[in-house]
Context: one part of a larger RNA
Formats: sequence, C1' cells, structure tokens
RNA sequence: GGUAUUUGGUGGAUGCCUUGGCAUCAGGAGGCGAUGAAGGAGGCGGAAGACUGCCAUAAGCUUCGGGGAGCUGUCAAUCAAGCUUUGAUCCGGAGAUGUCCGAAUGGGGAAACCCAAUAGAGCAAACCUCUAUUACUUUUGUCUGAAUAUAUAGGGCAAAAGAGUCAACGGUCUGAACUGAAACAUCUAAGUAAGACUAGGAAAAGAAAACGAAUGUGAUUCCCUAAGUAGUGGUGAGCGAACCGGGAACAGCCUAAACCAUUAUUUUGUAAGCCUGUGCGCGUUUUAAUAAUGGAGUCGUGGGAUGUUACGUAAGUCUUCACAGAGACUUGGUUGAUUAAAAUUAUAAUUUAGCUGAAUUGUUCUGGAAAGGACAGCCAAAGAGAGUGACAGCCUCGUAAGCGAAAAGUUAUGAUUUGCAACUGUAACACACCCGAGUAUCAUGGAGCACGUGAAAUUCCGUGAGAAUCUGCCCCGACCAUGGGGUAAGGCUAAAUACUACCUGAUGACCGAUAGUGAACAAGUACCGUGAGGGAAAGGUGAAAUAGAACCCCGGAAGGGGAGUGAAAUAGACACUGAAACCAAAUAUCU
Repeated sequence: GGUAUUUGGUGGAUGCCUUGGCAUCAGGAGGCGAUGAAGGAGGCGGAAGACUGCCAUAAGCUUCGGGGAGCUGUCAAUCAAGCUUUGAUCCGGAGAUGUCCGAAUGGGGAAACCCAAUAGAGCAAACCUCUAUUACUUUUGUCUGAAUAUAUAGGGCAAAAGAGUCAACGGUCUGAACUGAAACAUCUAAGUAAGACUAGGAAAAGAAAACGAAUGUGAUUCCCUAAGUAGUGGUGAGCGAACCGGGAACAGCCUAAACCAUUAUUUUGUAAGCCUGUGCGCGUUUUAAUAAUGGAGUCGUGGGAUGUUACGUAAGUCUUCACAGAGACUUGGUUGAUUAAAAUUAUAAUUUAGCUGAAUUGUUCUGGAAAGGACAGCCAAAGAGAGUGACAGCCUCGUAAGCGAAAAGUUAUGAUUUGCAACUGUAACACACCCGAGUAUCAUGGAGCACGUGAAAUUCCGUGAGAAUCUGCCCCGACCAUGGGGUAAGGCUAAAUACUACCUGAUGACCGAUAGUGAACAAGUACCGUGAGGGAAAGGUGAAAUAGAACCCCGGAAGGGGAGUGAAAUAGACACUGAAACCAAAUAUCU
C1' cells in the first nucleotide's frame, strides 16, 4: 500500500409523520369607496426584536347577548404588577375612537412631509395650541350680473352625484408572431395573445321587415342531436354550419306619427271667429308655422286616426251668459299581485355567538404506558372522525337526534298603503290622414357571415347617387315570374347560461417536505437589481423538559468521562429512522 471483515465518524437518502398545499362539489356573497376605500407609513405592551391586533380612548373603549373559571395574543420562557362568581379573559351583534399618506379633495410636494385662510375655543392679551370648514367637474335651485337698453356670457351661494380600487366571467374598440401547410406568398395559428375603454352580479341577446317549403314553426339564451353532414378550401393544410327533433327555462311590453287640447314665439289682420238652435252679446278672438307639455295610438286574419249611423254610458265641473241638445274634462267605479316599483306590517325559514347529547373511572396478562390479548358487561336515530403514554362505540372533543338570539341582516309568502297597468264603449259603413329618411335601395371599395368574390343572396361600414307609405315596403342564396313569409330604419325586458378574489361545509384510487402553492418555518421574507423585476434555502428529542442532565473529574474554553433522568441518551438539544459516496481504527491476509 491492496483486499476482506468488524467497529466508529461523516453525510442526510429511505421509511414513518403532518401544522401546509392541490382539486372538485354544495350553499352563501358577488363588491368596497368623499360617512375617506384598496394598499401602506409611523406608532401603541411594565421589561418588547418579529408576527398578530389596535390607533394619541392605540394587544384596546361603551353597550347588548353568549359563556362559566380562570386570565393579561404567538414565537416564548421569566420576573413584576394586576383583573376575576358584584361573572373577568374569551365568542358574537351594534356603536365610539380611528395619527399620517393614499382617489386624497385648503395650497404645495421628492407619498407618509411643508405651508396656510376663515370661524370658534383656550389665555388678561399677543404669540401659540386645539376643533370645524375651505379641491375639481356635472346637474338642479337660487342671488347677482358686463361690453349693451331688455337680455346673455360671467360671478357668488346651497344641495345632490361623480372621481379611486377590485380575481375570473361580460360588452365594445385596436390587434400580432412563432407555428401548420413537412419550403412559402393566399390560407392557418386567430379575431387567439396582448393593449384601450366600460358594466353587472351576472353581462350580452330578445318579442320576427325570423325560419324554410311541413298538413308547417312562432322572442332571446344554454345543452344534446343533426354532423365532422351540407358546404368552403393554393379544392392543399385545414375551416365547418343551418333546418327538423329532444331538453333547461319561459313573459311580455312601452313609444314615434296621424288627430285633439293648452302654453310660448312668429305670421295673418276683422271679409273672419266665438260647439249647434233661440235670445242677449263678446273682441290681442281667427289663419298658418315652429317648439314644449298633456291626451290619443302601437298592428300584419294589417293596425290606427278622422267622420257618419245604431245601441250603451255613476256623479260633478266646464264649453261668454240663459234654456235645450251635444261634447270635453275631472272624480269615481271594476279588474290585474307572475305589476318586472317602493314602504309598512305579519308569519316562516335562514345567517352572524352557542346549548343538551347514550353506554365499562369492569377484572386480569404483557408492557414505561393499554386503547392490545383473555374474560365479562352495556349503548346505539350516536360503530363519521380526531385526541388521549401502542389499535378506544362506552376516557375527552365530537357524532345521531334535538334546542337556541337582546341586536343586526337576508330570503320567501301573505296583507295594507302609495304608485303602476287595463277597461269605463262596441259594431257597421265611409274616408284615404298616419304607420320611424339622407333611411331602404343601387353602384363601387372593404369587412363579417362555416362560405377565401365566387353564380354570392342575407348582415355591417367608407364614398357617390338616392325612394315609396298598405294598390306601400322587405325577404324566401345571382336574377325574373307565380306563390309564400314578414312589417326595417325608436326603446325596455326576469329565468334557464358564464365565472370565483372572498365566506361556510363536505369530499378525494390528490401531494407528503427536491413532492404539494414560490412560500407547512420571521415568504413574496432574506438576498440580487438604479429600476421594471427576479427570488430562495429552511419541518420531526421525548408520552412528559415544571424529566434538559444536581454533584464529582480532565480542560482556559469547547468538549468529554462518571453520576443522575428516562422504556430507550448510539433519543442529549447539530437530537426520529439513519442508506451510499467519503474518512479512520482494529483484526485477518497478500506484497
């Protein structure tokens, strides 16, 4: 020095464990904010570093409930000082306080800082201190008020609203490339990623100018199917419907216009007008246009307006005056509660604390320890689960089943009131007044429709041209005819659908510390970067540590040897188990 064995060291794999994660389901909630949010800075404890909590009333204050013996949060002990059956600590409802920054809003500003004005208070007074108010925009109201007479612009004051933030889901706008086509350009990826604006608990869509050819259906949305079909496509790669059918959920409405009335402005100008008849009369009445308000009206077997006729109609008022007729208006009446609006109230359920809750302190064996073995009982609407010195229905917490709210909510149902809607005329005939205009449509250039310009309809946009009013207009995949369907150019509308930052409960042929979140630990921490940003490592003594090793010995100490604790100390705080690499010693053997 090699090899082998053994004993150790080092190291931290493996096994076991779980405080933490991941995923899904159900229910809730779907916002918070000028009454100052989200997010922070700085402080607050007897001694106080971090976390948590709180805010100069500062690990807290008041009150109302729960609860019932200890308590002064955690790491994390110790001492001090206290509180508490006159009910503390703790849990929940409501309230008070709530520094400074931050939309930040008195002005400024390099966030957590600086500097004010006005009014009030403290002081004898000033300085100073404290309290309140003082941003902007919009809307409404009101007081004023130029050039310029009326006016308007402008200004002041008051009230209300807005502003910011937030995970995914929604709507609108802008909008790639890698990639695939085995290259690549049309095409694809994809209207995806990304960006901007903006809303709600959902959003969007929505009551046919629909579908498509049936003996038809009858708003929208979502699922299954039709169907990888019909199509489209350098007919390549690919893209890819619709009708029918089956389900979920169902809900329908309001306006514009014609016409009438009132008001305002302009116009017209006493020839006309004032409902009709008679009488007496009136004089900014009349005509036309525009605007506002109210009524009327809302449809596709077309509807409505207007007029005439027939029948019908509760009361009052009005139509210059009186009478008669006729009409208008108001009130009232009836109906509707699935009226999609609000308030009040009743009942029920439910949320935010909780409470009751059966049965072996059985015998014995092993053991440090019994929940294990043996024997003997008991409960069960409870044998889900967790903990307890090894595996417990009967030890503890729970579980099944029941019970419970002073206060504050939520939901459902019913009632009442207000509000809302319908009816309070219908029918026939006549008339031809209205039925959404720079619109429809056409041409052209694009986009979007499963559909790449194609024979390319339907939808939307740029440019140019530019209708009709029901004997109208649009559609039925170029276009024409016949036939059929519908009624555009205004608006609202619950449910079925999408999502989960957040709260509660449950579950897992999900992970088990190089896994599972980046994070089981002071984790978005330490650390890196000017910054945007990047971003770790790190769990386990033991049943018990108020069993943490008194005391002795070596040593300066660290550390070790005894002693002692413990079931175990090769469980000794670098601690469960303790593999391998690597190191050492002893023994054997070889050179």